[in-house]
Molecule: transfer RNA
Organism: uncultured Clostridia bacterium
RNA sequence: GGCGGUAUAGCUUAGCUGGUUAGAGCGUCCGGUUCAUACCCGGAAGAUCAUAAGUUCGAUUCUUAUUACCGCUA
Numbered sequence: 001g002g003c004g005g006u007a008u009a010g011c012u013u014a015g016c017u018g019g020u021u022a023g024a025g026c027g028u029c030c031g032g033u034u035c036a037u038a039c040c041c042g043g044a045a046g047a048u049c050a051u052a053a054g055u056u057c058g059a060u061u062c063u064u065a066u067u068a069c070c071g072c073u074a
Stems, first nucleotide, its partner, number of pairs: 001073007010026004019057001028044005050066005
């Protein structure tokens, strides 16, 4: 240099023939339970779906470019 893959909550991730409010586990916070802690139970907050543009009535999803990381290859 060429080709391919990945990017979604603090972490791990689901959601991919475009369509109602983007869900879950762990963690965090609050409450219950306990003499107390842990376990357990209930609740809450937390995501501009990597960035920018395009297509569309409508984009996490399709297209293009860029960025970061990983891999293959000369």